Record summary
Predicted 3D model of a 75-nucleotide RNA (transfer RNA) from Alkalimonas collagenimarina. Its mean pLDDT, the model's own confidence on a scale to 100, is 82. Lineage of the source: Bacteria > Pseudomonadati > Pseudomonadota > Gammaproteobacteria > Alkalimonas. Rfam family: tRNA. From the family's description: Transfer RNA (tRNA) molecules are approximately 80 nucleotides in length. The family's RNA type in Rfam is transfer RNA.
[in-house]
RNA sequence: UGCCCUAUAGUUAAAUGGAUAUAACGGCCCCCUCCUAAGGGGCAGUUGCAGGUUCGAUUCCUGCUGGGGCAGCCA
Numbered sequence: 001u002g003c004c005c006u007a008u009a010g011u012u013a014a015a016u017g018g019a020u021a022u023a024a025c026g027g028c029c030c031c032c033u034c035c036u037a038a039g040g041g042g043c044a045g046u047u048g049c050a051g052g053u054u055c056g057a058u059u060c061c062u063g064c065u066g067g068g069g070c071a072g073c074c075a
């Protein structure tokens, strides 16, 4: 420098054009308990950034950024 893959909640993952983006673990509150754990109920929190296409974008396209991989150049 070129090519390929990848980026969703604090973490790990779903959703692959369709309406309020979902679950588990974690966090907070409440119940239960003598207390803790376990259990039950509730709440908050997320699409890397900027554009484009579309009635509608997490999804498709372009660029950038980060991560991973392969190749090349120099030594």
Stems, first nucleotide, its partner, number of pairs: 001071007010025004018055001027043005048064005